[in-house]
Context: one part of a larger RNA
RNA sequence: CGUAGGAAAUUUGAGAGGAGCUGUCCUUAGUACGAGAGGACCGGGACAGACCGACCGAUGGUGUACCAGUUGUCCUGCCAAGGGCAUAGCUGGGUAGCCAAGUCGGGAAGGAUAAACGCUGAAAGCAUCUAAGCGUGAAGCCCACCUCAAGAUAAGAUUUCCCACCGUAAGGAUAAGACACCUUGGAGAACACGAGGUUGAUAGGCCGGAGGUGUAAGUGCAGUAAUGCAUUCAGCUGACCGGUACUAAUAUGUCGAGAA
Numbered sequence: 001c002g003u004a005g006g007a008a009a010u011u012u013g014a015g016a017g018g019a020g021c022u023g024u025c026c027u028u029a030g031u032a033c034g035a036g037a038g039g040a041c042c043g044g045g046a047c048a049g050a051c052c053g054a055c056c057g058a059u060g061g062u063g064u065a066c067c068a069g070u071u072g073u074c075c076u077g078c079c080a081a082g083g084g085c086a087u088a089g090c091u092g093g094g095u096a097g098c099c100a101a102g103u104c105g106g107g108a109a110g111g112a113u114a115a116a117c118g119c120u121g122a123a124a125g126c127a128u129c130u131a132a133g134c135g136u137g138a139a140g141c142c143c144a145c146c147u148c149a150a151g152a153u154a155a156g157a158u159u160u161c162c163c164a165c166c167g168u169a170a171g172g173a174u175a176a177g178a179c180a181c182c183u184u185g186g187a188g189a190a191c192a193c194g195a196g197g198u199u200g201a202u203a204g205g206c207c208g209g210a211g212g213u214g215u216a217a218g219u220g221c222a223g224u225a226a227u228g229c230a231u232u233c234a235g236c237u238g239a240c241c242g243g244u245a246c247u248a249a250u251a252u253g254u255c256g257a258g259a260a
Stems, first nucleotide, its partner, number of pairs: 001151001005162007015148004021049007033038001051106005059100004066093005071086006110142002116136004163258001165172002177255004181197005202248003205244005211237003218231005
């Protein structure tokens, strides 16, 4: 820009893409077959590998603004308590998120066929799967499963909302609605997408909780002291859960409706 009014939502599916894998074992059965050695078709069941997708409850990894321990040095006047730097100084753990080595799921079933194998059967009194007719039969084809999809210009469908103002016209102002702007996110390079903007829990703060770390500081007691014990499963705590308008989403602007 188009889809001949302007919008919001839900869809149909022409078409396109993805996926499509395989093994071992048990049973049938040591049966059929075979002198024996050996050893099935058909059917039923179990397990596994690779690949793909999703997820984080469990197992674990990471987790540089979480917690603790600890070395050297500088600083906060000193003690004590802390802060900076040293790869995050080093070490032990670890929430959310992300992740695999972890967990769950996936390949089904149908239809028409190829080669091939058949039934009936003439031309050609026989024979013949073929000439009429009817079957069986592939990881392949169609469908089925997952995803995209009406620019499918043949531009589809359904539901709901706004209604037809001013002007001769050009044009203007609005409606439904949308965008800008702002708070932002399990969304994200930008854009887009989602949640929200005071008729508000969108983010931060605060409060409570979960989870993590592992018993803070100060004080008291014991000990010459290092240190230990008590107060104290304390103190601290990023992303998690719930609540609460304290702070910021204020105010406002722009676009936007029927040709012939």